[in-house]
Context: one part of a larger RNA
RNA sequence: CGUACACGGUGGAUGCCUAGGCAAUCAGAGGCGAAGAAGGACGUGCUAAUCUGCGAAAAGCUUGGAUGAGUUGAUAAGAAGCGAAUAAUCCAAGAUAUCCGAAUGGGGAAACCCGAUGGAUGAAGAAUCCAUCAUUCUUAAAUGAAUAAAUAGUUUAAGGAAGCGAACCGGGAGAACUGAAACAUCUAAGUACCCCGAGGAAAAGAAAUCAACCGAGAUUUUGUGAGUAGUGGCGAGCGAAAGCGAAAGAGCCUGCAAGUGAUAGCGACUGAAGACAGAGGAAGCAAUUGGGAAAUUGCGCGACACAGGGUGAUAGCCCCGUACUUGAAGUCAGGGUUGCGGUACUAAAUUUGCGAGAAGUAGGGCGGGACACGAGAAAUCCUGUUUGAAGAAGGGGGGACCAUCCUCCAAGGCUAAAUACUCCUGAUUGACCGAUAGUGAACCAGUACUGUGAAGGAAAGGCGAAAAGAACCGGGGUGACCGGAGUGAAAUAGAACCUGAAACCGUGUACGU
Numbered sequence: 001c002g003u004a005c006a007c008g009g010u011g012g013a014u015g016c017c018u019a020g021g022c023a024a025u026c027a028g029a030g031g032c033g034a035a036g037a038a039g040g041a042c043g044u045g046c047u048a049a050u051c052u053g054c055g056a057a058a059a060g061c062u063u064g065g066a067u068g069a070g071u072u073g074a075u076a077a078g079a080a081g082c083g084a085a086u087a088a089u090c091c092a093a094g095a096u097a098u099c100c101g102a103a104u105g106g107g108g109a110a111a112c113c114c115g116a117u118g119g120a121u122g123a124a125g126a127a128u129c130c131a132u133c134a135u136u137c138u139u140a141a142a143u144g145a146a147u148a149a150a151u152a153g154u155u156u157a158a159g160g161a162a163g164c165g166a167a168c169c170g171g172g173a174g175a176a177c178u179g180a181a182a183c184a185u186c187u188a189a190g191u192a193c194c195c196c197g198a199g200g201a202a203a204a205g206a207a208a209u210c211a212a213c214c215g216a217g218a219u220u221u222u223g224u225g226a227g228u229a230g231u232g233g234c235g236a237g238c239g240a241a242a243g244c245g246a247a248a249g250a251g252c253c254u255g256c257a258a259g260u261g262a263u264a265g266c267g268a269c270u271g272a273a274g275a276c277a278g279a280g281g282a283a284g285c286a287a288u289u290g291g292g293a294a295a296u297u298g299c300g301c302g303a304c305a306c307a308g309g310g311u312g313a314u315a316g317c318c319c320c321g322u323a324c325u326u327g328a329a330g331u332c333a334g335g336g337u338u339g340c341g342g343u344a345c346u347a348a349a350u351u352u353g354c355g356a357g358a359a360g361u362a363g364g365g366c367g368g369g370a371c372a373c374g375a376g377a378a379a380u381c382c383u384g385u386u387u388g389a390a391g392a393a394g395g396g397g398g399g400a401c402c403a404u405c406c407u408c409c410a411a412g413g414c415u416a417a418a419u420a421c422u423c424c425u426g427a428u429u430g431a432c433c434g435a436u437a438g439u440g441a442a443c444c445a446g447u448a449c450u451g452u453g454a455a456g457g458a459a460a461g462g463c464g465a466a467a468a469g470a471a472c473c474g475g476g477g478u479g480a481c482c483g484g485a486g487u488g489a490a491a492u493a494g495a496a497c498c499u500g501a502a503a504c505c506g507u508g509u510a511c512g513u
Base pairs, nucleotide, nucleotide: 001512002511003510004509005508006507007506008505009504015498016462017461020433021432022430023429024428025427026426027425028424029422030421031164032163039100040099041098042055043054044053046078049075050074051073061094062093063092064091065090066089070082071081072080105114106113107112115133116132117131118130119129120128121127135161136160137159138158139157140156141155142154143153168199169197170196171195172194179186183233209216210215220247221246222245223244224243230238231237251414252413253412255354256353257352258351259350260349265340266339267338268337269336270335274332275331276330278326279325280324284299285298286297287296288295300317301316302306308320309319310318363387364386365385366384367383368382369381370380373399394409395408396407397406398405449456450455469497472484473483474482475481
């Protein structure tokens, strides 16, 4: 040095586990904010730090309800306390809520600086404390120039706005990579990105619609029609509609006149079911093995409860629960009652009749855009520009255009449901993951760290049933670490702690050289 065997070290794979994720289903909720949000800074304890809670009334205060023998949040012991209906805990309604932040008295390098007016304390005009003081819009009022009337302006009061938030929705603006096997029309795509605005949904919506000579009867979504008809350097590609089946269904408003008679709406009271705490809730023992019984054996019992979890191994009957029954205060809340409306002249509701019924509009020219439809034979819709009707004996459409016929009535407005989404709450589920997986994050993670910055962005789980976490003795540097002793079922479970693979490094024995 090699080979074999045995025993170790190192290392952290594997197995098992789950505190965290992922994807859904059914419900709820769909907003918060000048009554100061979201998000922070700084404080706050018997407390030095961090997390959690809270706000100078500061791990909390008050009231109502529930529950109740324990309790003063965690790391985390200790100290000192509280507590039998007046603790602690849970729910509801209040109070308090520093400073920054839309941030709003002015300023500002966020969490800081400096004011004015009125008030309190005060000897004070010092100082401290309290309240108010931003802008803009609407409405109302007062005042009021040049300038006579007026207006602009100024001032005051009341009400609103602002900012944040995951997706969904409407609108404005709008790429490129890519595909076409190159590339320019085309595609990607009206996508991404940006901006504005709204709601719990939004948008659309009661035919100047379709259809086809038969008829249908607002909108939305969906299956089919159909990858059809079409469109297209007729390339790549793009791609309908009617009809039929389904979900859901709802229609209305304006002027005048006449009629009907307790109707719309609003307020108050009451308040079913439900939401936001809870309460009751069946039935098992013994022996054996074991550290431990839920295992095995024997003999029982409950079940509207054998969902699930825990307990020293696998428990219907040990614990928490589960089925089922039940439930307060306060708030929300459909409905009901009652008052106003409102005693008729007006106004509201409703019925009938009559009337009215939308002009720089429809349409045309030029240029764009949208329609599945790329200018095409190109209807239809929108409009930058330029023109420009009729007015119900009228007008629009039926895919150039014309006639006939059919059908509808534009240029005003409102409208639930079926549909889309999930930052968030509750319950439940998984031929989803199981720590290099699953969220980036199971762990004090958007942390540590990197970057001037925008931004990028980790690693890191497991002793044991219970800390019983090793008193005491010894070696050692009054070390690290180790040997005893002790605990424990186990310490090769000893905190660098379950299991403990391989690479890699050794020790011992045997053999070879």